Model confidence (mean pLDDT): 80 of 100.
A computed fold for a 110-nucleotide RNA from Caldinitratiruptor microaerophilus, annotated as SAM riboswitch aptamer (S box leader).
The organism belongs to Caldinitratiruptor, within Bacteria.
The sequence is in RNAcentral, with records from Rfam.
[in-house]
RNA sequence: CUCUUAUCCAGAGCGGCGGAGGGAACUGGCCCGAUGAAGCCCGGCAACCCGCGGGGAUGGCGCGCCCCCGCGAAGGUGCCAACUCCACCGGACAUCCCGGGAGAUAAGAG
Numbered sequence: 001c002u003c004u005u006a007u008c009c010a011g012a013g014c015g016g017c018g019g020a021g022g023g024a025a026c027u028g029g030c031c032c033g034a035u036g037a038a039g040c041c042c043g044g045c046a047a048c049c050c051g052c053g054g055g056g057a058u059g060g061c062g063c064g065c066c067c068c069c070g071c072g073a074a075g076g077u078g079c080c081a082a083c084u085c086c087a088c089c090g091g092a093c094a095u096c097c098c099g100g101g102a103g104a105u106a107a108g109a110g
Stems, first nucleotide, its partner, number of pairs: 001110008013042001015041003021032003027087003043080003048076002050072007084102001088100004
């Protein structure tokens, strides 16, 4: 980088350093920011991987793979303003609805 699968309306500091920027990228919008941005440290959230328990399915039987539920959180990621901040395509009379696309994250494969 490509592919597959899952998730994306919840959650997360009145801490320290730091100093002007930031919301991934182009553009536009709309916002956040000296009552202190980014970044680093600490802290936290969540529970994809992971650990434990229970159930289901398969199978001649048992275990495992697979599916569902519950609990945990040491480790590997991730995340800690706003729906993935909004913006593209199609549908429904129609903004908050449904599907798709794009993107993000995780696990696996190449």